[in-house]
RNA sequence: CUACAAACCCGAGCUAUCGCUCCCGCGCAAGUGGGGGAGGAAAGUCCGGACAGCAUAGGGCAACCCACCGGUUAAUGGCCGGCAUUACUAGCAAUAGUGAUAGAGAUAGUGCCACAGAAAAUAACUACCUCGCAAGGGGAAAAGGUGAAAAAGUGCGGUAAGAGCGCACUGCUUGGCAGGGUAACCUGCUAGGGGGGUAAACCUUGGGUGUUGUAAUGCCAUGUAUAGGAGCGUUUGAAGGCGGCCCGCUUGAGCUCCAGGGUAGGCAGCUAGAUCUUGCAAGUAAUUGCAAGGCCAGAUAAAUGAUAGUUUAGAAACAGAAUCCGGCUUAUGAGGUUUGUAGUAUU
Numbered sequence: 001c002u003a004c005a006a007a008c009c010c011g012a013g014c015u016a017u018c019g020c021u022c023c024c025g026c027g028c029a030a031g032u033g034g035g036g037g038a039g040g041a042a043a044g045u046c047c048g049g050a051c052a053g054c055a056u057a058g059g060g061c062a063a064c065c066c067a068c069c070g071g072u073u074a075a076u077g078g079c080c081g082g083c084a085u086u087a088c089u090a091g092c093a094a095u096a097g098u099g100a101u102a103g104a105g106a107u108a109g110u111g112c113c114a115c116a117g118a119a120a121a122u123a124a125c126u127a128c129c130u131c132g133c134a135a136g137g138g139g140a141a142a143a144g145g146u147g148a149a150a151a152a153g154u155g156c157g158g159u160a161a162g163a164g165c166g167c168a169c170u171g172c173u174u175g176g177c178a179g180g181g182u183a184a185c186c187u188g189c190u191a192g193g194g195g196g197g198u199a200a201a202c203c204u205u206g207g208g209u210g211u212u213g214u215a216a217u218g219c220c221a222u223g224u225a226u227a228g229g230a231g232c233g234u235u236u237g238a239a240g241g242c243g244g245c246c247c248g249c250u251u252g253a254g255c256u257c258c259a260g261g262g263u264a265g266g267c268a269g270c271u272a273g274a275u276c277u278u279g280c281a282a283g284u285a286a287u288u289g290c291a292a293g294g295c296c297a298g299a300u301a302a303a304u305g306a307u308a309g310u311u312u313a314g315a316a317a318c319a320g321a322a323u324c325c326g327g328c329u330u331a332u333g334a335g336g337u338u339u340g341u342a343g344u345a346u347u
Base pairs, nucleotide, nucleotide: 001343002342003341004340005339006338007337008336009335012311013310014309015308016307017306018305020037021036022035023034024033025032026031039318043329044328046327047326048325049324050323051213052212053211054210058247059246060245061244063209064208065207066206067205068082069081070080071079072078083103084101085100086099087098088097089096090095104204105203109202110201111198112197113196125144126143128139129138130137131136152170153169154168155167156166157165172193173192174191175190176189177188178187179186180185217268218267219266220265226259228258229257230256231255232254239251240250241249275294276293277292278291279290280289281288282287
């Protein structure tokens, strides 16, 4: 320097003409002047909230969510930093770098571990030791085989042959003590213990959760027929009190169903925000504080566009606001940054 891969960033601006729409000003009106107008994901509806209603009476069960430590935030299953385990790469090694983890408990209990294998836990196929003429009996799990996994591993002793049976070291795990650290945890010493795996199997432990949703909710206008039927009920309490059930509390004189009639229009919610930009300070960082400056869509069946030129490394892909904000996930052209792999050239 080129190519490939991964992670992250970005996703256009300006000018002219015409068109649509919101706000402000002028105008009786027609209109006219000025300012603004779709994304990094607006998507998914997976999370957390703001806001509104129920409601101020709660308690329990069920259900659902979370699970190493600390920090951050309005909050979160998010983000940042660490610890542990583990994968790859480099290195003689120590170690370093980049990733991954649905990271409490298998000694509360119940399940499951295909095939192969004698056996997947009440183990005994070949080989081993021993009794017996033999058939066969007894002992043992150290050698071999099967397997992802076969009673923690290596060595020495011991034994009829063997086994933590004994000893030494290593490893796993449960306690205690000492030191370091906010903590998870690390290091050392010491006492005990042994089938393994699986809880993204049921389950157990600890913590948490009220719910519905902007078509929420509130206000105004218009119009009509309850002319009817049935059931329950008026303190012996129907119906109701916005996730399910039970208990409790509370409102209560009408309620529920069938059938029929009328209306379905407008305003608010609606965009000034846990907001944006710049600078300084604190912090490893996420983030926080202070100062100065800014206002950047509010449609209602759906406006935010078309044409031409131009700037740039590039202007295309994925795609289209509907109460708003913070995350996560998914899709994505060209370009940029970092890392890795391979190749080429130069020194």